[in-house]
């Protein structure tokens, strides 16, 4: 020594950069809701707008004059008299009215501050000192009197007094002049001497004395000091615009005068041409200053109400009077706007002074009491005034302070909210008990303090000759607005006293219920679209508390203007370069100064506040006392390191000679070679050209091609290059004048001469402009073809400015190393250029450039890194959120286009840098797959079947919709099913549980109806336990009906609220963890690499080392085989046996079934590989490299699908959206797709014949055999719950036979007519069957599927669902049984690596302009209405100064005549106000405009970000509906490939 804190918000995260909010504290505050007490402050910030009423400045022993009403007395009753009364009111005079109170308009200034000065001054009242007050005079108010006016006032005539005026005397000392001496920084001043000017109340009042006269107080003059107030000057500080840069003529200085208290152009005359200003004058805005207040850790920021200190002003302007002081808030005089009054002639007035009204406003109080206190004015004084002041009264307007109770209470009362129904929580909270009584209420005490003065008696003090009168002490009287207040005391009863806000995150504090993007909230972020902790209202919490929220402002956080204490490659920000002026900094020694600086003394910064200690109100706020700091300014006095300055001096900065050297450095001018393109000629003959592919073009009037000649312009291959050169722009043939830098090396010479540089100056690509000239080639514009939906563009063919030259003008660029300029310092490596040195060819080494790597260190990160973006210093420029917008106004420059300078409203929260991980590219590499190729068969065309969309209906029930939705849900709609739709019924209910009554249950029947149903008849009385007597009667379980209400029911809606199931990427090889390591960090790393693999499969390297879901195995089926089992299976050998035949005894050897088990692992060989993992061929083997096939689906993705499978929340419906029933429909049919059957025939149709599976199925079943039917199929009846029976002939296939290429012996639809079967029942709406019938199709456009081996293709056979069946469909079984794969460039998916990116809802992304529409603010805009604001010219009131014939005139002079002075009036300088007159600045409003912002779903295009599909950008010009195109020069902030140079490692 006491002091500093952060947060939310750009992102899919991250770091930064930066904006924009919030939490703090504060108010002269308003406003919403509320509101008990008191004490202390506090209160028109708006209209410096207008003001009725009242009050706010009197006052007095100078002076004359002097009422009335009372009361007493008289009276002749008209009336005097006394007192009232040295009164009151007025009058002259004095002093005061310049203070005190308001207000902040005006003023950017010596008006405040702060220090100084005045030798350039003033100062009543007041204090000291000192000296006086002598002697005359004249008036004019009151008043009277007489007149004038409505008034307000006013005139004439006359009287009078003074502390009112005027003469005359005195005069220290002062002022003026000269003279001498002293003295001071300087005009000055001091002393002394001499000449010269000008005062006064003999007052009032008191004592004493016969008087003279003495004395006292309060006055009065002169003079000198002091204090107190005031004046002027001067150093410093004191707001914003440069879109205000040049201001000034009394301006600036002098010399005489004038004026003033006083200096001064303060005024005038004349001389001089000066004064100011980038250190910001001039102009404009804006505003009283300051102590202090608020804020902040300080540094500063803001702000000047209340208190105090100065200024300024008083209805707006001007102006002077008086007077010590004014140019005078409650005086004067004039204008002039406004209110009132008037008799119309004419007057009166200023609340910014307390109240208090009206307007103005979010907003600001009583027309209170009283001078008792403080203080001020007048008096000697007692006292007078005093809205100043001292109180109350109104406002929660603030700050303090008390209250509203306290303790104990558990059935955790009732009620509420909420509930997972169990219970939580409001809650010891309430009640109940026991106690207190402040605060309010009443009642009473309280002369308490808030007081010391005054008067009066008494005494004493100093003082006088004495009093008086002054001081001092006692005593005595008298004074209170506030107020019967503070405060004490008492009665009474917990009795009379709580509310605001907030609870999504910053930010303590949570549910329910409404509301459904709606009402609504919001301070930023952001909430609401049916389960909102964000909206509203409950219920509970959370903060504060007589207050609590909200708005407004100020600081703060905010380091966000950075002095403490920021920046500037890429975020906002290095000027395009360079010379130089002011200015700023500035190498070494030495010595003086002492301005800065640094130490100390001293002055001064009022006070009040602030801070320390303490005191007084019970506390505290308030109030008081005493102390105290910084720091700021002035002065003295030392210090000298540093800085300054003055002075000498060096030589390391800087430069000059000299010697040598490199180079596209600059200007001029000559030459040259190849190239293009034209002109001439000659060969030559049909096409050139051009693209992606064409066409325009050009060519038979001969091109292109080819030769030779010849014009003319531009530019200069190849060397050529991380080389050179130049400040930058730029600069490239050769040669030749002229010229400017620059480097090296010796070390002569100058001696700091340096750096940087605001204005200024030059220079300055490309484009453009201008005036002449060129003009091959290119090529903006333009024209034609192409592309295209469109093509004002990209392609193409013409082409004109231009490009080139001269001479001007422009002055911008991605004028870029996005990196101002100088000067030192801080690790190496390595390569180049161009000099030196030293060396033995190598090399080293040093200087100046010019690359990369890179250490410390810096940085948000990428990067930078001796050429720094490290470390320091000086100096310039520039930035402070993103649009608006480099835009508009204004200047300034141009011939233009254009440059430079450059705001604001208004809108957004964000924009932005740099880096991650994805995701994406008409980016890239590498690999896979029936992905493409190669092949086989399809679909798309016919017809028929089913799906599906559409239409259609009373309905056509409902979901599935790109791939992943359409023979899907549905393994089987004639009723049922069923969810739909028309009609009928039912309403505790078809179904579930509880209650109560009654009955068994059931069966069989009849009537009416379409049926449900409704009515009715007959029959039947069971099980179980218990009681009594056989019979009965309780009770129970099931069951039926009745009947109440709890609920029951919903295929009603939300798959975007859910579970669980499922589909798809994709059976793709990937997805992640721990624990280490790298980053600030998201994140990387592992999991990248080099091989390999079907595979993140394994092997090798590696900062990683393991692990874990996935891959693969382990599980089934199937391919060999062993052993064991042997019926119903099989039959080889023995025996019966028959027309045949495992039929049969037997047997289990095959086959075969179904159990256990072998087998295959790249084990082995050989190459290949890295001696690895693998691969390639081989061998063996039934089978080879995961043998072939199943099941198995990582993290995740599509708010994929399903609430109608089924759970399920919230929502709906409850005589219905539940549920019965009968009938229809779910089967419609112009058409559209999609899946499929069967087909066009000869590899085929048929027709005879032969013949070989495998899996299944069967009891409400599966049916043999025989028998009837052409036949579906009857009919009869054996076996079989099934390795035994039976569904069951499998079919293609083979074999013979016929058709012979045709719409046919193909194809079989469709149609007719007979039938069968199932079933209550085939009309809608069923399948077979016979017989007629015989349709399209003749191989299918664009397109487009499926398959790689027992596979495709092709043939059948089985089964679930099922009464039957739309089944051509799905599942499965098994016969027969191909062809291809060069290969990976393309299309499709998909994995890894890498690269860009403005995408992160992730390219079905982002986004850019015009046009239309609504609103908004700006700018122009014929204009038009205002405001200041200076000029120039007329007018010129009052006034002050000046002048002044006449005219007026009391005081002096003078006997008078006059003079002297004065005054009215005029005259004049100067000037308020008013008024033309042309400007200047500013502002409001304006048809039309004109760009700009905004706005869930308007239009046209696609510019931009990926190579953005033409790489963008930049500057400029030209064109274009637009985004834009195009030339030209410039730029990487361009991707990819491939070359070049360089670097690293070996």
């Nucleotide at each position: 020594a006491u002091g500093g804190a952060g947060a939310g918000u750009u992102u899919g995260a991250u770091c930064c950069u930066g904006g924009c909010u919030c939490a703090g504290a504060a108010c002269g505050a308003a406003c919403g809701c509320u509101g008990g007490c008191g004490g202390c402050g506090u209160g028109c910030u708006u209209a410096a707008c207008a003001c009725a009423u009242g009050c706010a400045a009197g006052u007095c022993a100078g002076g004359g004059a002097g009422a009335a009403a009372g009361u007493c007395u008289c009276u002749u009753c008209g009336g005097g008299g006394a007192u009232g009364a040295u009164u009151a009111a007025a009058c002259c005079g004095g002093c005061g009215c310049a203070c005190g109170g308001g207000u902040g308009a005006g003023u950017a200034a010596c008006a405040c501050g702060u220090g100084a000065g005045u030798g350039a001054c003033c100062u009543g009242c007041c204090u000291u000192u000192u000296a006086g007050a002598c002697u005359g005079g004249a008036a004019c108010a009151a008043c009277u009197u007489a007149c004038c006016g409505a008034a307000a006032g006013g005139u004439g005539a006359g009287c009078u007094a003074a502390u009112g005026c005027c003469g005359g005397a005195u005069g220290a000392g002062u002022u003026a002049u000269a003279u001498a001496a002293g003295u001071g920084c300087a005009u000055g001043u001091u002393u002394a001497u001499a000449u010269a000017g000008g005062a006064a109340a003999a007052g009032u009042u008191g004592g004493g004395g016969a008087g003279a006269c003495c004395u006292g107080a309060c006055g009065c003059u002169g003079a000198a000091a002091g204090a107190u107030g005031g004046a002027c000057u001067c150093g410093c500080g004191u707001c914003c615009c440069a879109u205000u840069a040049g201001c000034u003529a009394g301006u600036u200085g002098g010399u005489a005068g004038g004026g003033u208290a006083a200096u001064g152009g303060c005024c005038u005359a004349c001389c001089a041409a000066g004064g100011c200003g980038a250190c910001g004058a001039u102009g404009g805005g804006u505003a009283g200053c300051c102590g202090g207040c608020c804020u902040g850790a300080g540094a500063g920021g803001g702000u000047g109400g209340c208190c105090g200190g100065c200024c300024a002003c008083a209805c707006u302007g001007g102006g002077a009077c008086u007077g010590a002081g004014a140019c005078a808030c409650g005086g004067c005089c004039c204008a002039g706007a406004c209110u009132c009054c008037u008799a119309c002639g004419g007057g009166a007035g200023g609340c910014a002074g307390c109240a208090g009204u009206g307007g103005g406003g979010a907003a600001u109080u009583u027309u209170g009491c009283g001078c008792a206190a403080u203080g001020c004015u007048c008096g000697u004084a007692a006292g007078a005034g005093u809205g100043a002041c001292g109180c109350a009264g109104c406002g929660a307007c603030g700050c303090c302070g008390c209250g509203u109770g306290a303790a104990u209470g558990a059935c955790g009362a009732a009620g509420g909210c909420c509930u997972u129904c169990g219970g939580g929580u409001c809650g010891u909270a309430a009640a109940g008990u026991u106690c207190u009584u402040u605060c309010g209420a009443c009642a009473g005490g309280g002369a308490a303090g808030a007081a010391a003065a005054u008067g009066c008696c008494u005494a004493u003090a100093a003082g006088u000759a004495a009093c008086u009168g002054u001081g001092u002490a006692u005593g005595u009287a008298u004074u209170g607005a506030c107020g019967g207040u503070a405060c004490c005391u008492g009665u009474a009863u917990a009795a009379g006293c709580a509310g605001c806000c907030c609870c999504g995150g910053c930010u303590a504090a949570c549910u329910c219920c409404g509301u459904g993007c709606c009402a609504g909230c919001a301070g930023c972020c952001g909430c609401g679209g049916u389960a909102a902790u964000a909206c509203g209202g409950a219920g509970g919490g959370g903060g504060c508390g007589a207050g609590c929220g909200u708005u407004g402002u100020u600081c703060g956080g905010a380091g966000u203007g950075a002095c403490u204490g920021g920046g500037c490659g890429u975020a906002a920000a290095g000027a395009g370069c360079a010379c130089g002026u002011a200015g700023g900094c500035g190498g070494u020694g030495u010595u003086g100064u002492a301005a800065g600086u640094c130490a100390u003394u001293a002055g001064u910064c009022a006070a009040a506040g602030a801070c320390u200690a303490g005191a007084g109100c019970u506390c505290a706020a308030c109030u008081u006392u005493a102390g105290u700091a910084a720091g700021g300014c002035u002065a003295g006095u030392g210090a000298u390191a540093c800085u300054a300055u003055a002075a000498u001096a060096c030589u390391a900065g800087a430069g000059u000679a000299u010697c040598a050297g490199a180079g596209a450095g600059g200007a001029u001018u000559g030459c040259a070679g190849a190239a293009u393109u034209c002109c001439u000629g000659g060969u030559g003959u049909a096409g050139c050209g051009g693209u992606g592919a064409a066409a325009u073009g050009c060519g038979u009037a001969g091109a292109u091609a080819u030769c030779a000649g010849g014009a003319g312009g531009a530019a200069u291959a190849c060397c050529g290059u991380u080389a050179g050169c130049g400040a930058a722009g730029g600069c490239g043939g050769c040669a030749a004048u002229c010229u400017g830098g620059c480097u090296g090396g010796a070390a002569a010479c100058u001696g700091a001469c340096g750096c940087u540089g605001a204005g200024g100056u030059g220079c300055g690509a490309a484009a453009g402009c201008g005036u002449g000239g060129g003009u091959a080639g290119c090529a903006a514009a333009c024209a034609g073809g192409a592309u295209u939906a469109g093509a004002u563009a990209c392609c193409c063919u013409g082409g004109u400015a231009g490009u080139c030259c001269a001479c001007g003008c422009u002055g911008u660029a991605a004028a870029c190393g996005a990196u101002g300029g100088a000067u030192g310092c801080u690790a190496g490596g390595u390569g180049u250029u161009g000099g030196g040195c030293u060396u033995u060819u190598a090399a080293g080494u040093u200087c100046a450039g010019u690359g990369c790597c890179g250490c410390a260190g810096c940085a948000a990160a990428c990067g930078c890194g001796a050429u720094a973006a490290g470390c320091a210093u000086c100096c310039c420029g520039c930035c402070u959120g993103g649009g608006g917008a480099g835009u508009a106004c204004g200047u300034u420059u141009g011939c233009a286009a254009g440059a430079a300078u450059g705001a604001a409203a208004c809108u957004c929260a964000a924009a932005g840098g740099a880096a991650u991980u994805g995701a994406c590219g008409g980016g890239g590499g590498c690999c896979c797959g029936c992905a493409c190729a190669a092949g086989c068969g399809g679909u798309g065309g016919a017809g028929c079947a089913c799906g599906u969309g559409g239409u259609u209906u009373a309905a056509u029930u409902c979901g599935a919709u790109g791939c992943u939705a359409a023979c899907c849900g549905a393994a089987g709609a004639a009723c049922c099913u069923u969810a739909c739709c028309u009609g009928g019924g039912u309403u505790u209910g078809a179904c579930a549980u509880c209650c109560a009554c009654a009955g068994a249950a059931g069966g069989c029947g009849u009537u009416a109806g379409a049926g449900a149903u409704a009515a009715u008849g007959c029959u039947g009385u069971g099980c179980c336990u218990g009681a009594u007597u056989u019979a009965u009667c309780a009770g129970g379980a099931g069951c039926u009906g009745u009947g109440a209400g709890a609920c029951a029911g919903g295929u009603g809606c939300u798959g975007c609220a859910u579970g669980g199931c499922u589909g798809u990427c994709g059976u793709c090889a990937g997805c992640u963890c721990g624990u280490g390591c790298c980053g600030u960090g998201a994140g990387g790393u592992g999991u990248u690499g080099g091989g390999u693999u079907a595979a993140g499969u394994c092997c090798c390297g590696c900062a990683a080392c393991g692990a874990g879901c996935g891959c693969a195995a382990c599980c089934c089926c199937u391919a060999u085989u062993u052993c064991c089992a042997g019926u119903u299976g099989c039959u080889a050998a023995c025996g019966g046996u028959u027309g045949a035949a495992g039929c049969u005894g037997a047997g289990c050897a095959c086959u075969c079934u179904g159990g256990a088990g072998a087998g295959a692992c790249u084990g082995c060989c050989a190459g290949c590989g890295a001696u690895a993992a693998g691969c390639u061929g081989g061998a063996g083997g039934a089978a080879g490299g995961u043998g072939g096939g199943g099941a198995c689906g990582a993290c995740g993705u599509c708010a994929a699908g399903u609430c109608a499978u089924c759970a399920u929340g919230g929502c709906c419906c409850u005589u219905a959206u539940g549920u019965c029933c009968a009938g229809g429909g779910c089967u419609a049919c112009a058409c559209a797709c999609g899946u499929g059957c069967u087909a066009c025939a000869a590899u085929g149709g048929c027709a005879u014949a032969a013949u070989c599976a495998g899996a299944g199925g069967g009891a409400a079943g599966c049916a043999u055999c025989u028998c009837c039917g052409c036949a579906a199929g009857g009919a009869u009846a054996a076996g079989c719950g099934a390795a035994u029976c039976u569904c069951a002939u499998a079919a293609a296939u083979u074999a013979u036979g016929u058709c012979u290429c045709a719409g046919u012996u193909c194809a079989g639809a469709u149609u007719g007519c007979a039938g069968u079967c199932u079933g209550c029942a085939a009309c809608u709406c069923g399948a077979c069957u016979g017989c007629a019938u015989g349709a399209a199709g003749u191989c299918g456009g664009a397109a487009u599927c499926g398959c790689u081996a027992g596979u495709a293709a092709u043939c059948g056979c089985a089964g679930a669902u099922c009464a039957g069946c739309a089944a051509a469909g799905c599942u499965g079984c098994g016969g027969u049984g191909a062809a291809u794969a060069c290969g990976u460039u393309c299309c499709c998916g998909g994995g890894c690596c890498u690269u860009g990116u403005a995408c992160a809802c992730a390219c079905c992304g982002c986004c850019c302009g015009u046009c239309a529409c609504a609103c908004c603010a700006c700018g122009g805009g014929a204009g038009u209405c205002g405001g200041u604001c200076g000029c120039g010219c007329c007018u010129g009131a009052a006034g002050c100064c000046g002048g002044u014939g006449g005219c007026c005139u009391a005081u002096c002079a003078g006997u008078a005549a006059u003079g002297g002075g004065g005054g009215a009036g005029c005259c004049g300088u100067c000037u308020a106000u008013g008024g033309c007159g042309a400007g200047a600045u500013u502002g409001g409003u304006a048809a039309c405009u004109g760009g700009g912002g905004u706005g869930a779903a308007g239009u046209c295009g696609u510019a931009a970000c990926a190579a953005g599909g033409u790489a963008g950008c930049c500057g400029u010009a030209c064109c274009g509906g637009a985004a834009g195109g195009u030339g030209u020069g410039g730029c990487u902030g361009g991707a990819u490939c491939a070359c070049c140079u360089c670097c690293u490692u070996u």
A computed fold for a 1546-nucleotide RNA from Mucispirillum schaedleri ASF457, annotated as small-subunit ribosomal RNA.
Rfam family: Bacterial small subunit ribosomal RNA. Rfam links the family to the GO terms ribosome and structural constituent of ribosome.
The same sequence occurs in records of 2 taxa.
NCBI's taxonomy places the organism under Bacteria, Deferribacterota, Deferribacteres, Mucispirillum, Mucispirillum schaedleri.